[in-house]
């Protein structure tokens, strides 16, 4: 250089065009003399831009980052 993939919450991952979720973590409350455990509740995310569509995490293009293959 060329080819193929990936980018979603603090972390690891779901979500095959229509309600953005789980676990762990964080915060608050209940409980406890206190801490921990447990229970209840809460905050936080679709890499940037553009296009298609009534509607995009999802489809297309481009840019950036990252991983792999190839000479």
């Nucleotide at each position: 250089g060329c080819c193929c993939g990936c980018u979603u919450a603090g972390u690891u991952c779901a979500a095959u065009g229509g309600g953005a979720g789980a676990a762990c973590g964080c915060c608050a409350g209940u409980u406890u003399u206190a801490c921990a455990c447990a229970c209840u509740g809460g905050a936080u995310a679709u890499g940037g831009g553009g296009g298609u569509u009534c509607a995009a995490u999802u489809c297309c293009c481009u840019c950036a980052g990252u991983g792999g293959g190839u000479a």